Description: Predicted 3D model of a 149-nucleotide RNA (FMN riboswitch aptamer (RFN element)) from Bacillus methanolicus PB1.

RNA sequence: UUUUUCCUUCGGGGUCAGGUGAAAUUCCUAACCGGCGGUGAUAGAGGCAGUCCUCUUUAGCCCGUGACCCGUUUUCGAUUAUUUCGGAAACGGUGGAUUUGGUGAAAUUCCAAAGCCGACAGUUAAAGUCUGGAUGGGAGAAGGAAGUA
Numbered sequence: 001u002u003u004u005u006c007c008u009u010c011g012g013g014g015u016c017a018g019g020u021g022a023a024a025u026u027c028c029u030a031a032c033c034g035g036c037g038g039u040g041a042u043a044g045a046g047g048c049a050g051u052c053c054u055c056u057u058u059a060g061c062c063c064g065u066g067a068c069c070c071g072u073u074u075u076c077g078a079u080u081a082u083u084u085c086g087g088a089a090a091c092g093g094u095g096g097a098u099u100u101g102g103u104g105a106a107a108u109u110c111c112a113a114a115g116c117c118g119a120c121a122g123u124u125a126a127a128g129u130c131u132g133g134a135u136g137g138g139a140g141a142a143g144g145a146a147g148u149a
Stems, first nucleotide, its partner, number of pairs: 001149001003147008017029003031129002033118002035065004043056005060116002069093010098114005120132003
């Protein structure tokens, strides 16, 4: 260094100000936010003879993926027992959004401008931002232990 198993820790942000109204952080004007991995022509630092190398960093809307919801199978528990309810695991399904101009050999990633998107349940009135499931789950990240090549 490769790879396997296990352990520990970490692992989501956001309605200023105003309008209408009996009532809205839900509507209207306006404001604000952007999980994780990949890609990457950004930016910075260091090394070097170098156009080379190393490290850090670079996409909400390009690719993949998580939370929510649904299904199948297996399994566990309860039960009034070929039933019903609940839990867990694996697998599958569903799951939003970008253009124009510039530079260039090359950009949906850089620069400029204008756009667009955002689970479920609740609510005196419709929610990406409030409250709740959730002191949950989680893509994954860091560190460590043992084994393996």
The prediction has a mean pLDDT of 80. The organism belongs to Bacillus methanolicus, within Bacteria.